The RNA shown here (c-di-GMP-I riboswitch aptamer) has 84 nucleotides and comes from a Woeseiaceae bacterium. The sequence was found by an Rfam model in a public genome assembly. The source organism's lineage runs through Bacteria, Pseudomonadati, Gammaproteobacteria, Woeseiales and Woeseiaceae. It matches the Rfam family "c-di-GMP-I riboswitch aptamer". About the family: GEMM was predicted in a large-scale screen for bacterial structured RNA regulatory elements.

RNA sequence: GCAUGACAAAGGCACACUUGCCGAAAGGCAGGGUCGCAAAGCCACCGGUCUAAGGGUCUGACCUAUGACAGCGGGGUUGCCGAC
Numbered sequence: 001g002c003a004u005g006a007c008a009a010a011g012g013c014a015c016a017c018u019u020g021c022c023g024a025a026a027g028g029c030a031g032g033g034u035c036g037c038a039a040a041g042c043c044a045c046c047g048g049u050c051u052a053a054g055g056g057u058c059u060g061a062c063c064u065a066u067g068a069c070a071g072c073g074g075g076g077u078u079g080c081c082g083a084c
Base pairs, nucleotide, nucleotide: 004082005081012037013036017032018031019030020029021028022027035071041077042076043075045074046073047072048069049068050067054064055063056062057061
């Protein structure tokens, strides 16, 4: 340095839920919270999933991303520690 992840050490993030705000919604931001996570750091390139304002089709509703999800997976990129 690369690989790797322990009944290691120092730490980190923060599911659900909740309060406030934004949004048509999905969801996001901030505070509380702490299920879990060795990248649960970052990126929407690929697959997948969610929403449907607007638009379309029909008169039952359905379709659609330009919206969203990085804690769904792949990929890219950066990083702490040092047992085997």